[in-house]
Description
THF (Tetrahydrofolate) riboswitch aptamer from uncultured Enterocloster sp., 110 nucleotides, folded computationally. Rfam family: THF (Tetrahydrofolate) riboswitch aptamer. Gene Ontology term of the family: tetrahydrofolate metabolic process. Rfam describes the family as follows. Tetrahydrofolate (THF) riboswitch was first reported for Ames et al. as an RNA motif in 5' untranslated (5'-UTR)regions of folate transport and biosynthesis genes in Firmicutes genomes. Its mean pLDDT, the model's own confidence on a scale to 100, is 78. The source organism's lineage runs through Bacteria, Bacillati, Bacillota, Clostridia and Enterocloster. Of the family's consensus pairs, 82% are formed in the model.

RNA sequence: GCAGAGUAGGCUUAUGUGCGUUAAGUGCCGGCUGAACAGGGAGUUGUCAGCUGGACGAAAGGGACAAGGGGGUCCUUGUUACCUGCGGUACAUAGGCCGCAUCCCGCUGC
Numbered sequence: 001g002c003a004g005a006g007u008a009g010g011c012u013u014a015u016g017u018g019c020g021u022u023a024a025g026u027g028c029c030g031g032c033u034g035a036a037c038a039g040g041g042a043g044u045u046g047u048c049a050g051c052u053g054g055a056c057g058a059a060a061g062g063g064a065c066a067a068g069g070g071g072g073u074c075c076u077u078g079u080u081a082c083c084u085g086c087g088g089u090a091c092a093u094a095g096g097c098c099g100c101a102u103c104c105c106g107c108u109g110c
Stems, first nucleotide, its partner, number of pairs: 001110004009098010019087003028054008039105004060084003063080007
């Protein structure tokens, strides 16, 4: 000098357990605060988290129970997350993918 390794974290799939379905959450645009960013140091206009403001915005069906109605096995209303769904839903575990903006030093190979 050239090439390379490795983290936090992010995305995604599966499974499990929850939350919501009485609309929170997610996603979008701002504000404030904080945190993390390979072995060491520094570190953003990037990343993530908490709080907060704004715009947008949804998928229910069945069962059970109660009351009322009708007469036969139905209808209406209410209650209930029990079942199946649904939500750009949360967390955990496993697999896959991406992976230090950047700078200096270090490590491995040549």